The prediction has a mean pLDDT of 84. Small-subunit ribosomal RNA from an uncultured prokaryote, 1515 nucleotides, folded computationally.
[in-house]
RNA sequence: AGAGUUUGAUCCUGGCUCAGAAUGAACGCUGGCGGCGUGCUUAACACAUGCAAGUCGAACGAGAAAUCUUUCUUCGGAAAGAAAGUAAAGUGGCAGACGGGUGAGUAUCGCGUGGGCGACCUACCUUCAAGUGGGGGAUAACUGGCCGAAAGGGCAGCUAAUACCGCAUAACAUUCCAAUAAUGACUAAAGAUUGGGAAUCAAAGCUGGGGAUCUUCGGACCUGGUGCUAGAAGAGGGGCUUGCGUCUGAUUAGCUAGUUGGUGGGGUAAUGGCUCACCAAGGCAACGAUCAGUAGCCGACCUGAGAGGGUGAUCGGCCACACUGGAACUGAGACACGGUCCAGACUCCUACGGGAGGCAGCAGUGGGGAAUUUUGCGCAAUGGGGGAAACCCUGACGCAGCGACGCCGCGUGGAGGACGAAGGCCUUCGGGUCGUAAACUCCUGUCAGGAGGGACGAAAGUCGCGUUGAUGAAUAAGCUUCGCGAUUGACGGUACCUCUGGAGGAAGCCCCGGCUAACUCCGUGCCAGCAGCCGCGGUAAUACGGAGGGGGCCAGCGUUGUUCGGAAUUAUUGGGCGUAAAGGGCGCGUAGGCGGCUGUGCAAGUCGGAGGUGAAAUCCCUCGGCUCAACCGAGGAACUGCGGCUGAAACUGCCUUGCUUGAGUCCCGGAGAGGCAAUCGGAAUUCCCGGUGUAGCGGUGGAAUGCGUAGAUAUCGGGAAGAACACCAGUGGCGAAGGCGGAUUGCUGGACGGCACCUGACGCUGAGGCGCGAAAGUGUGGGGAGCGAACGGGAUUAGAUACCCCGGUAGUCCACACUGUAAACGUUGGGCACUAGGUGUUGCGGGUAUCGACCCCUGCAGUGCCGCAGUUAACGCAUUAAGUGCCCCGCCUGGGGAGUACGGUCGCAAGGCUGAAACUCAAAGGAAUUGACGGGGGCCCGCACAAGCGGUGGAGCAUGUGGUUUAAUUCGACGCAACGCGAAGAACCUUACCUGGGUUUAAAUUGCGGUGGACAGCUCCAGAGAUGGAGUUUCCCUUCGGGGCUGCCGUGAAGGUGCUGCAUGGCUGUCGUCAGCUCGUGUCGUGAGAUGUUGGGUUAAGUCCCGCAACGAGCGCAACCCCUACCCUUAGUUGCCAGCGGUUCGGCCGGGAACUCUAGGGGGACUGCCGGUGAUAAACCGGAGGAAGGUGGGGAUGACGUCAAGUCAUCAUGGCCUUUAUGUCCAGGGCUACACACGUGCUACAAUGGGCGGUACAAAGGGCUGCGAUACCGUGAGGUGGAGCCAAUCCCAAAAAGCCGUCCUCAGUUCGGAUUGCAGUCUGCAACUCGACUGCAUGAAGGUGGAAUCGCUAGUAAUCGCGGAUCAGCACGCCGCGGUGAAUACGUUCCCGGGCCUUGUACACACCGCCCGUCACAUCACGAAAGUUAGUUGCUCUUGAAGUCGCCGAGCCAACCGCAAGGAGGCAGGUGCCGACAGAGUGGCUGGCGAUUGGGGUGAAGUCGGAACAAGGUA
Repeated sequence: AGAGUUUGAUCCUGGCUCAGAAUGAACGCUGGCGGCGUGCUUAACACAUGCAAGUCGAACGAGAAAUCUUUCUUCGGAAAGAAAGUAAAGUGGCAGACGGGUGAGUAUCGCGUGGGCGACCUACCUUCAAGUGGGGGAUAACUGGCCGAAAGGGCAGCUAAUACCGCAUAACAUUCCAAUAAUGACUAAAGAUUGGGAAUCAAAGCUGGGGAUCUUCGGACCUGGUGCUAGAAGAGGGGCUUGCGUCUGAUUAGCUAGUUGGUGGGGUAAUGGCUCACCAAGGCAACGAUCAGUAGCCGACCUGAGAGGGUGAUCGGCCACACUGGAACUGAGACACGGUCCAGACUCCUACGGGAGGCAGCAGUGGGGAAUUUUGCGCAAUGGGGGAAACCCUGACGCAGCGACGCCGCGUGGAGGACGAAGGCCUUCGGGUCGUAAACUCCUGUCAGGAGGGACGAAAGUCGCGUUGAUGAAUAAGCUUCGCGAUUGACGGUACCUCUGGAGGAAGCCCCGGCUAACUCCGUGCCAGCAGCCGCGGUAAUACGGAGGGGGCCAGCGUUGUUCGGAAUUAUUGGGCGUAAAGGGCGCGUAGGCGGCUGUGCAAGUCGGAGGUGAAAUCCCUCGGCUCAACCGAGGAACUGCGGCUGAAACUGCCUUGCUUGAGUCCCGGAGAGGCAAUCGGAAUUCCCGGUGUAGCGGUGGAAUGCGUAGAUAUCGGGAAGAACACCAGUGGCGAAGGCGGAUUGCUGGACGGCACCUGACGCUGAGGCGCGAAAGUGUGGGGAGCGAACGGGAUUAGAUACCCCGGUAGUCCACACUGUAAACGUUGGGCACUAGGUGUUGCGGGUAUCGACCCCUGCAGUGCCGCAGUUAACGCAUUAAGUGCCCCGCCUGGGGAGUACGGUCGCAAGGCUGAAACUCAAAGGAAUUGACGGGGGCCCGCACAAGCGGUGGAGCAUGUGGUUUAAUUCGACGCAACGCGAAGAACCUUACCUGGGUUUAAAUUGCGGUGGACAGCUCCAGAGAUGGAGUUUCCCUUCGGGGCUGCCGUGAAGGUGCUGCAUGGCUGUCGUCAGCUCGUGUCGUGAGAUGUUGGGUUAAGUCCCGCAACGAGCGCAACCCCUACCCUUAGUUGCCAGCGGUUCGGCCGGGAACUCUAGGGGGACUGCCGGUGAUAAACCGGAGGAAGGUGGGGAUGACGUCAAGUCAUCAUGGCCUUUAUGUCCAGGGCUACACACGUGCUACAAUGGGCGGUACAAAGGGCUGCGAUACCGUGAGGUGGAGCCAAUCCCAAAAAGCCGUCCUCAGUUCGGAUUGCAGUCUGCAACUCGACUGCAUGAAGGUGGAAUCGCUAGUAAUCGCGGAUCAGCACGCCGCGGUGAAUACGUUCCCGGGCCUUGUACACACCGCCCGUCACAUCACGAAAGUUAGUUGCUCUUGAAGUCGCCGAGCCAACCGCAAGGAGGCAGGUGCCGACAGAGUGGCUGGCGAUUGGGGUGAAGUCGGAACAAGGUA
């Protein structure tokens, strides 16, 4: 510090996710030791049991027992002493308000921080200064007796005090009064100081010692200590008050009657409506009152670079609470966790009458929960309470226990040890790896185990002895200083140390597709499963499960939850708003925010200085203590804050003096669809009346509905009515926006130009608010020509609730009133300033020139285009900014759900404004790029269409396919690009299929081991055959070791036309012989990419030329190759024969080498030449010459790639499957089936024909298991026979159409030949299933073929025959060959395919794309809903416990007064105000459930349509 994920790719926006750190954690697997921490986050749920607050006899009265000793004894016991002035209990004092727990409540002066109290309190402690006199009356304990089950409670009697009550004394204390007399720093005031008066206090207690004196022998007295009283101060603690800070919601906007203030009374320690009476009517709130929700606050902790964000466990400070609610009492302090009273709920006891209780103290239990410990030890230390002290108490605390819950430390061994064991795994079978790892050798000795030693923490205090000092009369006592001695340890026989033996007892967890470090095998087969995101899994899974190996961490490792970070993804630091989410529809303006130049002052902001505070702990630095560390200690720094003092005066602010440039105003001027109202005008449409006139009009893609013979349309004249204003008219004008368009008049707003008079910052923006606001819509009343939702009809269509047509109501128009929205858009808020230009246009002005106008230069204001810098993700914007700055407002924060629901508010309604959540997705988006596509455009090709010729589709047959059938009808191929295809030839074989019969190292190949010697052939038998059996015959080489060959057995291996062409190689098809496909360097772009390759021409062509930020190059095109067309040359047999000779008349012979031909070599054609066109280019057109002319014709040749195209059955091959079978052998059958359907062909339907007879002309091929002549036989297929030929020699071999002649005469025929019968031929082991051919006989359909569809542009189509491969035989197929030999092409609108450019796109498995909505089904969350239920709360009442306060107080009462009566005072009791719980009524808010209902989300293939994306087929 970043990374993954939207796309084919790119940049941006934007969300989601990950890597980090942390945790009071939990869960899974695992677990050796120690130290230090830490441990109910949930039920503030309920609690058994024990303990957690007592202590003081030096305040007081009373006062045991067990037991021991002694004595006595009637042995039953009794007494005395000790225990012991002890225990227990009581009076009294102090402490139980601390310590400990919890976080329910609380959004508040509760907390934090800084102040204030001139408005306060303070027990114990410290200091100072005084006092501590004299009396009195009770009461508990106790005793007696009563009630009660108990808890407990009355009654009577006795008694003490540091308990209680008077009295005296008393001010520098408090309160009050008076004087305001004096002082006077501060103060607005209350206040302070001095003096006068009145009222208000004691425990003379306790205790130590003591010489004299007194004594009731207790003491007085002296002295010390301590206690007490009142006071002054201190320290510490508290109370009150206050500035600032302190969560969310406005879908909570108004709240408040003790409310706000005053006066007076009361109350408190004290201020105060704290409370009450009266008076006034205030107080709070958009700077968020009130209400609702949530929450203890802080130091700090976690995270972060910081700013921030989150948290508020442990430790520390504060607050609140103590079963729930209320209340007071006591007290210095409480409204009191282990106190009281009342009410309530709950639990327990009960004799049913009544009682008892409160773990949110420590342990512990139940319960809840994912989850959180021992009913431990000790007061040894620290701290606390009491005490003079000893000491007692202390679940505070110190320790121990449990838990890997966290942090830290240690160990589980170290060194050596192989070209590397075994074993595992992998393997290309060679090896690699685990791996120096192990074994083995030599060492070490931490931890754990055993044995021994053994702490620090302890010092105080107390006691004893000695000593110092003060007090004291004292050498006493007590206090005090120092020294010595004695005494005290829960942890704990622990830490630590030593010895001992021996590598011995001690390693797991997660991960290995990318992010992210780490790869293979097997299993599985969209299953099982994984997954944080992207995503893996459908037979070769580095992603599932296992294994091996590897990576990471390590007594832990992973997972889950949560927080911060990354996230600049709420942006103060540090974001945005033209198109990604986001500018309010527009203006006026309130609060608020911001604000020109200049001078002075002030000092609020701001800046500096010193100082106060910012508790400790924490963090940081340094040092130190535990062996280190964690942990702990000390010192420092820091705590970014707050407040007072002081200084500065630039900037902001405030007061004030001026200024004119911002703003405004007077005057002059012109422009304008600016607004409102009234009036007027013409054209057109429709309607009405009349005339002319006749059969149609109208409408459409084409029609129909409709109108018209009752006279339409058309046309002429007249009239009516309503609405809108052609031309002018213009990226022209005006207005804030919406918007504004005939003319005239009236009223009226704004802007602009000029002039510079005046005011003197008067300004900008603008939350709320107010106003304006297109169309549609609403209300009332008018109006209504045209147009025209709804509606009706006609068409279209599969349908057509649409598009088109004929009608047509609201509405459109007017008045008034609502509505308040819009793609209200420049998708761009307003203002000011600055920042190159160029060119239009509107308005006004200036200058020059001119007689004047035009033109030219120039200023201001508006409105357009282009463009630099700059900016932007890009597109683009660019003085009219989207540039550079400042000010103010509005708005955004992933998509969907949703602008929906609920609530509120506005509206007559429709609806508007405000505006969520659950749930769901890993994206949704913007701009640009390359493709692909378009019922987009342009250009251009192709038998693509058109123009032609001939076919197919109809018939019969052949052949292939589908389907069906079958035991099997083997398999593959499926649009073009499967279907006379693989198959250039299924009777057996082939053959892969079926049935049956055999066989298992196998039909074939081969290694090793063992064993034998032939194997094979031939004959016979059984059998369908394979096969089995029998018989016969029988090895070779040798260096004598053996080898070769071969049978059998065993073993390793085989075999498979079994699967996967979607694991593959190779080969092939196709787009397409289409003209394209790319690269290097450069340049442009953030980038994908672009450029080049586009453009202008041209070509069959990315062919060539020109231009050009491109320049070159490669694969393609073309050419090079073959055949063919012409010529030359060489050669001349088997081919040829012009001339010569011969001839049997046949190039037959001699001969010839001319010609044809053959097959070698060459030439020839290149737009080379001429003319024209063209840019003078490329090129095209025409011409000449030429056998051939613009690629002469044909072939071979197939770029980058596409279709997961085809083929595992040609072959090869990975993987899988099979191994007495899916291998292999054999016989028979099948692949040849047959209701049908399709493709490809053949033959026809006839006269351009058919039959018969005669007669002519090819090319290219094949031939020895072959072609086979002449001849003979047969009607024929063919047979007999065999010449010749290994072939330019011989044979196949007859070419056929053609030509000549003749018959047929338009018919199911002398057309056509299917089918069938009979008889044959040939091949073959064998023609039954299932061959071809021949003869005779038979003589079907068919009379030119619907929709549709195919081929072909010249030696082509059409037509005619010939040959070959395969092959024993079988050809209508296939591959070749020649003969005869056409028609047509205007042209590129349309169909199909293709190329280039461009455009749009929501497509990119790319239009066979994408994608929308209803319905149906499943499921999820939500809304509404008659109601029902729960919680909370307001208001009005009822009732009214305890208790304070007030009043009454006839009953009762010791202290004081009084001789007494009585009084003062008090108590019980009663009552009033307030008042908790409870109750009644009525509202608000929140939640649950709810028949039914509404939409929404999601889901694999459902249904219906086809709305959007291309002009998406109606933009």